[in-house]
RNA sequence: GCUCCUGUAGUUCAACGGAUAGAACGGCCCUCUCCUAAGGGGCAAAUACAGGUUCAAUUCCUGUCAGGAGCA
Numbered sequence: 001g002c003u004c005c006u007g008u009a010g011u012u013c014a015a016c017g018g019a020u021a022g023a024a025c026g027g028c029c030c031u032c033u034c035c036u037a038a039g040g041g042g043c044a045a046a047u048a049c050a051g052g053u054u055c056a057a058u059u060c061c062u063g064u065c066a067g068g069a070g071c072a
Base pairs, nucleotide, nucleotide: 001071002070003069004068005067006066007065010025011024012023013022018055027043028042029041030040031039048064049063050062051061052060
């Protein structure tokens, strides 16, 4: 330099173009307990950025950025 893949809560992952973007672990609060852990209930937390297509975009297209793989 060229080609391909990936980018969503703190982390690991979901989500036919259409529901309030969901789950596990983690965090906080309450409960339970003599205390801790476990258990039970609740709360907060995310679509890399900018355009485009569409009635509607996490999803499709383009560019940029970041990470990874292959080739040279």
Molecule: transfer RNA
Organism: Candidatus Peribacteria bacterium